[in-house]
RNA sequence: GGGCCCUUAGCUUAGUCUGGUUCAAAGCGAUCGGCUCAUAACCGAUUGAGCGGUGGUUCAAAUCCGCCAGGGCCCA
Repeated sequence: GGGCCCUUAGCUUAGUCUGGUUCAAAGCGAUCGGCUCAUAACCGAUUGAGCGGUGGUUCAAAUCCGCCAGGGCCCA
């Protein structure tokens, strides 16, 4: 220098291809409660992200397009 991939909750991921009022979901975690003599395990409830940033397309964008940032892989 060239090509490809990733960025969504505190952590790990799904959803992105095919835009749409059952789209923002799950596990773990945290908090509270139950169970127990007690702890762990187990059970229930609660909690928390508007999707890396910016601009564009559209009636409508996590989802499509451009640029930028960070990270990874390959080629030279």